[in-house]
RNA sequence: UCCCGACAAAGCCUAACCCUCUGCGAAGAGGGAGCGGAAAGCGGCGGGUCUUUAUGAGAGAAGACGGCCGAGCUGCCGAA
Numbered sequence: 001u002c003c004c005g006a007c008a009a010a011g012c013c014u015a016a017c018c019c020u021c022u023g024c025g026a027a028g029a030g031g032g033a034g035c036g037g038a039a040a041g042c043g044g045c046g047g048g049u050c051u052u053u054a055u056g057a058g059a060g061a062a063g064a065c066g067g068c069c070g071a072g073c074u075g076c077c078g079a080a
Stems, first nucleotide, its partner, number of pairs: 004078002012037002017032006035067001041073002045070003048065006
């Protein structure tokens, strides 16, 4: 240094649910709360799920999710 990831240390992020606000919606922001996470850091690139729109049914179009999976970029600590 890499792999790896401890009942280690210091910090970090944060689900469901509740409140307020925003959005047609999926959802988002803030506060509480606590299931979890070594990339639960970053970006919708591929897949997936979901929403709106469209249609006889679709194709399609516009979006949401990075805490679904893969790939990419970056990164704290250091026992075995």
The RNA shown here (c-di-GMP-I riboswitch aptamer) has 80 nucleotides and comes from a Nitrospirota bacterium. It matches the Rfam family "c-di-GMP-I riboswitch aptamer". Rfam describes the family as follows. GEMM was predicted in a large-scale screen for bacterial structured RNA regulatory elements. The prediction has a mean pLDDT of 84.